[in-house]
Predicted 3D model of a 94-nucleotide RNA (SAM-I/IV (S-adenosyl methionine) riboswitch aptamer). RNAcentral holds the sequence, with entries from Rfam, Ribocentre and ZWD. Its mean pLDDT, the model's own confidence on a scale to 100, is 78.

Formats: sequence, C1' cells, structure tokens
RNA sequence: ACAUAGCAUCAAGAGUAGGACUUGUUCCUCACCAACCUGCAACUCCAAAGCAAGGUGGUCAAUAGAUGCGGCAAUCGCAAACAAUUGGAGAACA
Repeated sequence: ACAUAGCAUCAAGAGUAGGACUUGUUCCUCACCAACCUGCAACUCCAAAGCAAGGUGGUCAAUAGAUGCGGCAAUCGCAAACAAUUGGAGAACA
C1' cells in the first nucleotide's frame, strides 16, 4: 500500500476561499464542520462528560455505496494548544 472479514455511523453541520498546473471526484495552503482513532491534569486503572493538539473524513451532487477502526520513523524510538470535572474499582495513610 492492497485485499478479505468484522464493528460503528451515514441525521445534521461546515468555503460562492486563495494558489498551482497535469484542468482533475487533482494537488498545496489557510479557514470551518464533525468527534472515527491517538492524545490531554490530578497516586493508578476503567467509564462518562469535556478540549480539539496529532491522524483521517468532509464543507454542490454522487447508498449495492461512503468514512473510520491513529500518525511519523525505521528496528533505537518520537510528537500531540490552553483549561478542566464526575462516578466506580484499587493503592496509600489513618
């Protein structure tokens, strides 16, 4: 990277953006939507709520289809604003 199988979602939301050329369901940059994966304080773990930093996806349409089930690196490892709870179990102290 591809293929098969499985699980979840397919409601809504968000750019009349700029640039590149090879003019394309293309690429790059920034913005925004969303919260699928990673991450985020407090002794540890799990879950819920939250943040939106890392990786996707999306911002006209496109269901026999679509998206996600981290990334970089290469065999050593690395990074992930600010802020910030609740519950359960355990540990420790008394």